[in-house]
Bacterial RNase P class A from a Spirochaetota bacterium, 347 nucleotides, folded computationally. Its Rfam family is "Bacterial RNase P class A". By type it is a ribozyme. The organism belongs to Spirochaetota, within Bacteria. The coordinates come from a structure-prediction model, not an experiment, and the mean pLDDT is 76.
RNA sequence: GGAGGGGAACAAGCAGCCGCGCUUGUUCGCUUUUGCGGACAGUGAGGAAAGUCCGAACACCACAGGGCAGGUCGCCGGGCAACACCCGGGCGCCGUGAGGCGAUGGAAAGUGCAACAGAAAAUAUACCGCCCCGCGAGGGGUAAGGGUGAAAUGGCGAGGUAAGAGCUCACCGCGCAAACGGCAACGUUUGCGGCAUUGCAAACCCCGUCCGGUGCAAGAUCAAAUAUGCGGCCGUAUGAGGGCUGCCCGUCCGAGGCCGCGGGUAGAUCGCAAAGAGGUGCAUGGCAACAUGCGUCCAAGAUGGAUGGCUGCAUAAACAGAAUUCGGCUUAUGGUCCCCUCCUGUU
Numbered sequence: 001g002g003a004g005g006g007g008a009a010c011a012a013g014c015a016g017c018c019g020c021g022c023u024u025g026u027u028c029g030c031u032u033u034u035g036c037g038g039a040c041a042g043u044g045a046g047g048a049a050a051g052u053c054c055g056a057a058c059a060c061c062a063c064a065g066g067g068c069a070g071g072u073c074g075c076c077g078g079g080c081a082a083c084a085c086c087c088g089g090g091c092g093c094c095g096u097g098a099g100g101c102g103a104u105g106g107a108a109a110g111u112g113c114a115a116c117a118g119a120a121a122a123u124a125u126a127c128c129g130c131c132c133c134g135c136g137a138g139g140g141g142u143a144a145g146g147g148u149g150a151a152a153u154g155g156c157g158a159g160g161u162a163a164g165a166g167c168u169c170a171c172c173g174c175g176c177a178a179a180c181g182g183c184a185a186c187g188u189u190u191g192c193g194g195c196a197u198u199g200c201a202a203a204c205c206c207c208g209u210c211c212g213g214u215g216c217a218a219g220a221u222c223a224a225a226u227a228u229g230c231g232g233c234c235g236u237a238u239g240a241g242g243g244c245u246g247c248c249c250g251u252c253c254g255a256g257g258c259c260g261c262g263g264g265u266a267g268a269u270c271g272c273a274a275a276g277a278g279g280u281g282c283a284u285g286g287c288a289a290c291a292u293g294c295g296u297c298c299a300a301g302a303u304g305g306a307u308g309g310c311u312g313c314a315u316a317a318a319c320a321g322a323a324u325u326c327g328g329c330u331u332a333u334g335g336u337c338c339c340c341u342c343c344u345g346u347u
Base pairs, nucleotide, nucleotide: 001343002342003341004340005339006338007337008336010334013313014312015311016310017309018308020044021043022042023041025040026039027038028037029036030035046319050330051329053328054327055326056325057324058215059214060213061212065249066248067247068246070211071210073208074207075089076088077087078086079085090104091102092101093100094099105206106205110204111203112200113199114198127146128145129142130141131140132139133138154172155171157169158168159167173195174193175192176191177190178189179188180187181186219270220269221268222267229261230260231259232258233257234256241253242252243251244250278297279296280295281294282293283292284291285290
């Protein structure tokens, strides 16, 4: 100097004037309706607010019984309120490396798939080739070499053979066993065995873990109006209808219920002071995720949906606007800083 890998915070600022939303802040005026108006003060979009992909808090049903179905996760240990998330390890793959990725249990319980090519793709097999017999046609042996294919029946080397083949041997692979290390996944060493036949379970499936449902348009309260209308069906213990998830069993409530036509009303408040699995500083423990203790802070609550305009300075920067709240993941994106790896050149 170049090329890469991992991480952190920031993400347009300050001042003045006018304007917008909120305040269970202070104060003034009017009203007595506990409201209306004014002034001051405080405060007002994100790291992803996006996706709506997970997990929960909370609310209602039910007080959640049993079975089936369905969904979820899938190596080991830890964290967390919980999770499909995070941290640390194991194993496998990619990379020279820093590092990255993994839908990471089971193919010997069963079923299924592998198009085309190829002789043959699991009830496997002989196209070319090699060897032997034969004048020849042909017959027998073979799976080491070649071809096809994503994949051809353990690999490589030596011996052996008519030519070959785990046929034999050594090493590697595979299976089994033991010892040692580790909480464990697993690793190392030793021994035995000539050894089953590839891949796919992000195919059905098997094994194991977990899961009640619906969701702030949840739900609660007040107000208004009502037709006590017309018609039909079912029913009051021979139980209509409804709840317990989707179904079944079982169980509970139950005297009116359901369907169609037609008419009337539909406004306000709470949920929502956002006070919490909360933010933040320090200390301790831990490799870390994180936990504990002490101190400190309260930082939007709209609903035809608020944060805008002008001026000056300095800068000049993307992706982009909350709607019950929080913990994650994924996606979009600007420059700055820190650590690490490789290459090249110089000293």